[in-house]
RNA sequence: GCUGGAGUGGCGGAAUGGUAUACGCGGGGGUCUCAAAAUCCCCUGCCGCAAGGCUUGUGGGUUCGAGUCCCACCUCCAGCA
Numbered sequence: 001g002c003u004g005g006a007g008u009g010g011c012g013g014a015a016u017g018g019u020a021u022a023c024g025c026g027g028g029g030g031u032c033u034c035a036a037a038a039u040c041c042c043c044u045g046c047c048g049c050a051a052g053g054c055u056u057g058u059g060g061g062u063u064c065g066a067g068u069c070c071c072a073c074c075u076c077c078a079g080c081a
Stems, first nucleotide, its partner, number of pairs: 001080007010025003018064001026044005045054003057073005
C1' cells in the first nucleotide's frame, strides 16, 4: 500500500429500515434474618428542577423514518504484497 472483519450504557452483548440499548454482569434501594449470605422485588445511558432534549467510533449522504443502506475518515484485528 491492497483486501476483509470489528467499533452499541460502567462491562459483555442482542436488535428484519419502524419505541436505541433486549438479556446477562456490575452498581443502588427494598424484602427476608438475631445478624449476614443466598432468594425475591424495584431502579440503573447523558443533560435538565421539570417539560423536554441528546445519544450506536467521527463527519456527511439516501429515506417519511438509519445501530442497520451508501461515501469519506479514525482506531483495533486478520490476510496479501
Transfer RNA from a Parcubacteria group bacterium, 81 nucleotides, folded computationally. Its Rfam family is "tRNA". Rfam links the family to the GO term triplet codon-amino acid adaptor activity. The sequence was found in a public genome assembly.